[in-house]
Molecule: Group I catalytic intron
RNA sequence: AACCGGCUGUGAAGUAACGCAGCCUCUCGAGGAGACUCAAGAGUGAAAACGAGGUGAAAUUCUGGAAGCCCCGCAGCCGCGGGGUAAUCAGAAGCCAAGUCCAGCUCAGCUGGAAAGGUUCAGAGACUAGGGAGGAAUCCCGUACUCUCCGCGUUGAGCGUUGGGGAAGCGCCUCGGUCGCCUUCGGCGACAUGAUAUAGUCCACGCCCUUUGGUAACAAGGGG
Numbered sequence: 001a002a003c004c005g006g007c008u009g010u011g012a013a014g015u016a017a018c019g020c021a022g023c024c025u026c027u028c029g030a031g032g033a034g035a036c037u038c039a040a041g042a043g044u045g046a047a048a049a050c051g052a053g054g055u056g057a058a059a060u061u062c063u064g065g066a067a068g069c070c071c072c073g074c075a076g077c078c079g080c081g082g083g084g085u086a087a088u089c090a091g092a093a094g095c096c097a098a099g100u101c102c103a104g105c106u107c108a109g110c111u112g113g114a115a116a117g118g119u120u121c122a123g124a125g126a127c128u129a130g131g132g133a134g135g136a137a138u139c140c141c142g143u144a145c146u147c148u149c150c151g152c153g154u155u156g157a158g159c160g161u162u163g164g165g166g167a168a169g170c171g172c173c174u175c176g177g178u179c180g181c182c183u184u185c186g187g188c189g190a191c192a193u194g195a196u197a198u199a200g201u202c203c204a205c206g207c208c209c210u211u212u213g214g215u216a217a218c219a220a221g222g223g224g
Stems, first nucleotide, its partner, number of pairs: 007022005023045001024043004029038003050176006060093006068085007094119003100114006123203001125202004130141004145165003150160003177191006207224007
């Protein structure tokens, strides 16, 4: 380059293979008046999975699983046992911003409690919830933050400045919208998964030498 491949997400980069997850179709069971919801199993891949605003906290101590992949042994092509790594699934305690519910108070707020949810749960980890354009992808600016040169200052904390990089909701809350149901003017239901690190800046890892444990995979270090 050509050809092939194509639902969506994810597996540090990449994928039509592969693993896991979500949606879709069907069956069975439970709940519901119903739309529909939960759980299990089977199958399939064509279409889709809404918008705006607010919040940015806690970030600890433990416990139980795990596909795929790698190593060892036994088998001999169906696999079995053990070890390692790990996408990730959870449980207990503690803690938590805005909002919701309850109670009290010195009542436009404060205090305490509760539920949902979050944190624990990145690659060991540290820090940060800006603005503009655009239908979106993306682009621009250079806010927070961060690395770095230099200077000042401190018990400690820090301040200024040179150069560089440069930002996140898919969680929770409020409002709205679309579709559906009915015990119909009021309610109920659906609008997926992704955050066990999403974005960004660091740091770590990735390269070379080496120590300890281990048959090994690998794990915990040290130096360049």